Transfer RNA from an Akkermansiaceae bacterium, 72 nucleotides, folded computationally. The coordinates come from a structure-prediction model, not an experiment, and the mean pLDDT is 81. Taxonomically the source falls in Akkermansiaceae (Bacteria, Pseudomonadati, Verrucomicrobiota, Verrucomicrobiales). The RNAcentral record of the sequence draws on ENA.

[in-house]
RNA sequence: GGGUCUGUAGUUCAAUGGAUAGAACAAUGGUUUCCGGUACCAUAGAUCGGGGUUCGACUCCCUGCGGACCUG
Numbered sequence: 001g002g003g004u005c006u007g008u009a010g011u012u013c014a015a016u017g018g019a020u021a022g023a024a025c026a027a028u029g030g031u032u033u034c035c036g037g038u039a040c041c042a043u044a045g046a047u048c049g050g051g052g053u054u055c056g057a058c059u060c061c062c063u064g065c066g067g068a069c070c071u072g
Base pairs, nucleotide, nucleotide: 001071002070003069004068005067006066007065010025011024012023013022018055027043028042029041030040031039048064049063050062051061052060
């Protein structure tokens, strides 16, 4: 240089083109406890950037950026 795959919460993962984008763990607060842990309840937190298609895009297309792999 060429090619393939990939990018969603702090982490690991979901989401048939149509829901207020969900779950677990983690974090914070509360209940419980003599204290801590466990358990239970609650809260906050995300679609890599830009453009296009569509009535509607996390999802499809183009491009850029980041990552993984293959290859000259």
It matches the Rfam family "tRNA". The family's RNA type in Rfam is transfer RNA.